[in-house]
This is a predicted structure of a 111-nucleotide RNA (SAM riboswitch aptamer (S box leader)) from Geotalea sp. SG265. The coordinates come from a structure-prediction model, not an experiment, and the mean pLDDT is 80. The sequence was found by an Rfam model in a public genome assembly. The model forms 85% of the base pairs in the Rfam consensus. The organism belongs to Geotalea, within Bacteria.
RNA sequence: UCUUUAUCAAGAGUGGUGGAGGGAAAGGCCCUGAGAAACCACAGCAACCUGUGCAGAUUUGUUCCGCAAUGGGUGCUAAUUCCUGCCUGUGAUAACAGGCAAAGAUGAGGU
Numbered sequence: 001u002c003u004u005u006a007u008c009a010a011g012a013g014u015g016g017u018g019g020a021g022g023g024a025a026a027g028g029c030c031c032u033g034a035g036a037a038a039c040c041a042c043a044g045c046a047a048c049c050u051g052u053g054c055a056g057a058u059u060u061g062u063u064c065c066g067c068a069a070u071g072g073g074u075g076c077u078a079a080u081u082c083c084u085g086c087c088u089g090u091g092a093u094a095a096c097a098g099g100c101a102a103a104g105a106u107g108a109g110g111u
Base pairs, nucleotide, nucleotide: 002110003109004108005107006106007105008104013042014041015040016039017038021031022030023029026084027083028082043077044076045075048073049072050071052068053067054066056064057063081103085100086099087098088097089096090095
């Protein structure tokens, strides 16, 4: 880089450096000198992988399932993945609800 698969309505921020951008892309709509990106420190969230503890199941195995959030590996800490496409329904060309995709993000595996 490509690819498989799971998840994406919940959750969690302060300080320092920095000095104008940021929210993937396009459009919209937002955030931002009451300080953007990025980096650093500390804190937190979560429970994907690994380990651990507890409970249950079991074909007794390097098994399955749930809970915990204690160690490690990632990730994340404005807005549903901020919104968008298609289908169906309600409706008034607004808007809303449900379903399905595309793209993207993250984890785990493959290449």